[in-house]
Source information
The prediction has a mean pLDDT of 77. Two RNAs folded together computationally: RNase P RNA and transfer RNA, 435 nucleotides in total.

């Protein structure tokens, strides 16, 4: 200096003016018997890395303190982290890259079933061409004992073979040597796979030796195995208050109905219960933000993470608040805005910065 | 907030993992004096990006757009 790779961080700043939401039993004023309410003024705070998609997991609330079985769903190498996870970290195997490094839905095909189009003889099953052996027919040539034999070619029948050809994504291991009538793990060497033993490792797995030779692919096809999963959701749920009209149907006083959601069991409740339609009104309070939270430091751990200490409180609305203008910084210009909360994943994103590492080139 | 579904030609819909079709439309030709109808032929597509598989419209994942239900 060029190309690349991995990770982190920011995502307007400062000042002034005007405005919006919430807190401060703050200041002042008004109303009220009081609690308190309204206005004014002061002060503090006020969107994100994804607040998004709602794809997973959990907290919280109600229904049994959420129970058993079937069905259904999810996950799927090993170990760890975590409240939990389909997430994260570390490793193993496989694949890609010269490399830094990256990707990985990666259990079981020897439990069973299904499927494998076209092509091809044949797709789990074998013999079309070919090769070899034996018998028969025909033709030609040769031999002589003159109607027999031998050789060659061709055809047919029976048998062997799976080396070669051809088809295909895939053809009952691959390459080579030996062997054979021709062949074949038939034998041998190396390689792939399988099984056993030994050693290493916490494990996935790795290494070595021995054995017989061999087993198609597909489970993001059904399925099998292992593990996990009760349902609903803050419009949950609780309390205060306002208003109102009932009608039709189902079922039961004992094993029905409801809670209970796909089903069965089980549990609980009680004299009324449920379903459908209709009528009604006025809303308010709690839930609501102090939390598996955040900043910093130390310690343990390769890491994810955990423990300890210190610091401060960092939106909480209910028609829903973050805006506008000016000045300076070269210029302000991405994706986008909380609505019960949290951990992840995924997706969108102008621009700017930092660090580690790799492969080249040049110079010393 | 919770849940479900659909994207295939200009429009409406099909298609067991194995060459994407049909009807209407549109274009050209034939027929007619001209038009219509009719006949013949052509054109036009699997929302997007990955993966599994020999092979994907179909199976899986992500994403985009649209629709529906409950509260």
């Nucleotide at each position: 200096u060029g190309a690349g790779u991995a990770a982190g961080c920011c995502g307007g700043a400062u000042g002034a003016a005007c405005g919006c939401a919430g807190g401060c039993u703050g200041u002042g004023a008004g109303c009220g018997a009081a609690a308190g309410c309204u206005c004014u003024u002061g002060u503090c705070u006020g969107a994100g890395g994804a607040a998004a998609g709602u794809c997973c997991g959990g907290g919280c609330u109600c229904c049994a303190u959420a129970g058993g079985g079937c069905a259904g769903g999810a996950u799927g190498c090993c170990g760890g982290c975590u409240a939990a996870c389909g997430g994260c970290c570390g490793g193993u195997g496989a694949g890609g890259g010269c490399g830094a490094c990256c990707u990985u839905a990666a259990g079981g095909a020897u439990a069973g079933u299904g499927c494998c189009a076209c092509a091809g003889a044949a797709a789990u099953a074998a013999a079309c061409c070919g090769c070899c052996c034996g018998g028969g027919g025909c033709a030609a040539a040769g031999a002589c004992u003159u109607g027999u034999c031998u050789u060659u070619g061709u055809u047919u029948c029976g048998g062997g073979u799976a080396a070669g050809g051809g088809u295909g994504c895939a053809a009952c291991g691959g390459u080579g040597c030996g062997g054979u009538a021709a062949g074949a793990g038939c034998g041998c060497a190396c390689c792939a796979g399988c099984g056993g033993c030994c050693g290493g490792g916490a494990g996935a797995c790795c290494g070595g030796c021995c054995g017989g030779c061999u087993a198609g692919g597909u489970a993001a096809a059904c399925c099998c195995c292992a593990u996990c999963c009760g349902g609903a959701g803050c419009a949950a749920a609780a309390c205060c208050g306002u208003a109102c009209a009932g009608a039709g149907g189902a079922g039961c006083u004992g094993g029905a109905a409801a809670g209970c959601g796909g089903c069965c069991c089980g549990c609980u409740u009680a004299g009324u219960u449920c379903c459908u339609c209709g009528c009604a009104g006025a809303g308010g309070u709690u839930g609501c933000u102090u939390g598996a939270g955040c900043c910093c430091a130390u310690u343990g751990g390769c890491a994810a993470c955990a423990a300890u200490g210190u610091g401060g409180c960092c939106a909480g609305a209910u028609a829903g608040a973050u805006g506008u203008u000016c000045a300076u910084c070269u210029a302000a210009g991405a994706c986008a805005g909380a609505a019960c909360c949290c951990g992840g994943c995924u997706u969108a994103c102008a621009g700017a910065c930092u660090u580690g590492c790799u492969c080249g080139g040049c110079u010393u | 907030g919770c849940g479900g579904g659909u994207g295939u030609a200009g429009c409406u819909c099909a298609a067991u993992g194995g060459c994407a079709g049909a009807g209407c439309g549109u274009c050209g030709g034939c027929u007619u004096c001209c038009c219509a109808a009719g006949c013949c032929g052509g054109u036009c597509a699997c929302g997007u990006g990955g993966g599994u598989u020999c092979g994907a419209u179909u199976c899986c994942c992500a994403u985009c757009a649209c629709c529906c239900g409950c509260u």

It holds a member of the Rfam family "Bacterial RNase P class A".